This is a predicted structure of a 375-nucleotide RNA (Bacterial RNase P class A) from Propionivibrio dicarboxylicus. Rfam family: Bacterial RNase P class A. Rfam's curators write: Ribonuclease P (RNase P) is a ubiquitous endoribonuclease, found in archaea, bacteria and eukarya as well as chloroplasts and mitochondria. Rfam classes the family as a ribozyme. Of the family's consensus pairs, 94% are formed in the model.
């Protein structure tokens, strides 16, 4: 240098001039004014996980339901994220090969726990779909039929040896259907064949090393248990209360402390997911009319961010210094001008925060793998 292929920064800038907006500080005729200093994301987007924070609420258990699933670690937690393990993954401008096609690196995915606890499922086709099967075939050694003819023996019938047929019988290796046929491949053996025997592969369990673990390895020993679907019912482990800032808390200020009915009163009722027990409590449950919908809080300082260091393969944590970075409240950052440039795309915050996901114009910086060229 080229190709692959991972990870990271940024998200138009700089000037001028006008405009919105938060806070602090002054000033104020109480209308506002002047001065500093701030003012949408990498995804604010989806509302999928998981929390923090409020309310039930004094608030426990056990069903029933859900959710996750490989091993180890990180985190407040998690279906996240780090590293490992196994599995599948391809026209890499790589390798092999006349080609066809095949190996396969660095990445990529993983809905990766159990099929010998049990139940069920696989349409059609197909003999047969899991303790299976005989449609087309193969054999017919034995047993059965049959020889005008063949070859021996016999006066003759007939025997023998041979041929023949595919009946009984065997087969399940070969085609077939089918998404998938009850281990591959070879070779020996049989009548034909078949783990029926062997060798090497697969496959088991036990036994050795190696590693914390999943799991690799190795020889040896069994001819071997009936494939495959749990994002099917189910088994096993771990794990879960609900509702939500329109939570909730204060101040004001109004209005009818109104009508009706029904059920109960300790064997009831009621009281944030369902059932029941428990615990508390002493009324509850519909329907009909009525007032308020104002302010002020919650609202931004955070499981927060940057630098240096010490630990760790790394997610991550510890220690020091530093720094403050929107809080609107029908909803604010806008317009117009002039240069530079990658010519700017997807796209606005609504308590706050840790992840997945999806949408996306570009520009830089790196790392791993292969190959080429000079040294």
């Nucleotide at each position: 240098g080229a190709a692959g292929u991972c990870g990271g920064u940024c998200a138009g800038g700089c000037a001028a001039c006008c405009g919105c907006u938060g806070c602090g500080u002054g000033c104020u005729u109480c209308g506002g004014c002047a001065c500093g200093g701030g003012g949408a994301g990498g995804a604010a987007a989806g509302u999928c996980c998981g929390g923090g924070c409020u309310u039930c609420a004094u608030a426990g258990a056990g069903c029933a339901g859900g959710a996750u699933g490989c091993c180890g670690g990180c985190u407040a937690a998690c279906g996240g994220c780090c590293g490992g393990g196994c599995g599948c993954u391809a026209u890499a401008c790589g390798c092999c090969g006349c080609a066809a096609g095949g190996c396969a690196a660095a990445g990529g995915c993983g809905a990766c726990g159990g099929a010998a606890a049990g139940u069920g499922c696989a349409a059609c086709a197909g003999a047969g779909a899991a303790c299976a099967g005989a449609c087309c075939g193969c054999c017919g050694a034995u047993g059965g039929c049959u020889c005008a003819u063949g070859c021996a023996g016999g006066c003759a019938a007939c025997u023998g040896c041979g041929g023949g047929c595919a009946c009984a019988g065997g087969c399940a290796a070969g085609g077939g259907u089918g998404a998938a046929a009850c281990g591959g491949c070879g070779a020996g053996g049989u009548a034909a064949g078949a783990g029926c025997u062997c060798a090497c592969c697969g496959c088991g369990g036990a036994c050795g090393u190696g590693g914390u673990a999943a799991c690799a390895c190795g020889g040896a020993c069994g001819g071997c248990a009936c494939g495959g679907c749990a994002a099917a019912c189910c088994c096993c482990a771990u794990c879960c209360g609900a509702a939500g800032c329109a939570a909730g808390g204060c101040c004001a200020a109004a209005u009818a402390g109104g009508g009706a009915a029904g059920c109960a009163u300790u064997c009831g009722g009621c009281g944030u997911g369902g059932c029941u027990c428990g615990c508390g409590u002493c009324g509850c449950u519909u329907c009909c009319g009525g007032g308020u919908a104002g302010g002020c809080u919650g609202c931004u300082u955070g499981a927060g961010c940057g630098g240096c260091u010490c630990g760790g393969c790394a997610a991550c944590g510890g220690g020091u210094c530093g720094c403050c970075u929107a809080g609107a409240g029908g909803a604010a950052u806008g317009g117009u001008u002039g240069c530079c440039c990658a010519c700017g795309a997807c796209a606005g915050a609504a308590c706050c925060c840790g992840g997945c996901u999806u949408a996306u114009c570009g520009a830089c910086c790196g790392g791993c793998u292969u190959c080429c060229c000079a040294a």